This is a predicted structure of an 84-nucleotide RNA (transfer RNA) from a Eubacteriales bacterium.

RNA sequence: GCCGAAGUGAUGGAAUUGGCAGACGUGCCGGACUCAAAAUCCGGUGGUAGCAAUACCGUGUGGGUUCAAGUCCCACCUUCGGCA
Numbered sequence: 001g002c003c004g005a006a007g008u009g010a011u012g013g014a015a016u017u018g019g020c021a022g023a024c025g026u027g028c029c030g031g032a033c034u035c036a037a038a039a040u041c042c043g044g045u046g047g048u049a050g051c052a053a054u055a056c057c058g059u060g061u062g063g064g065u066u067c068a069a070g071u072c073c074c075a076c077c078u079u080c081g082g083c084a
Base pairs, nucleotide, nucleotide: 001083002082003081004080005079006078007077010026011025012024019067027045028044029043030042031041032040046057047056048055049054060076061075062074063073064072
């Protein structure tokens, strides 16, 4: 230099053909149980605004296509693999 794959909450990792983003697990927060803890069980857990209902934003970065994009297209960044 060329070719290919991957990048999603704190973390591992889903999202089947473009149609409610974050299922499920770990972690964390609260509670139950306990003399106390561990284990186990129950509930919650992206951000901003708002009393709330709710609205907007959020899938590496920036654009594009579309009524609608994590998903398709273009460029770039990072990591991994292959070729030279």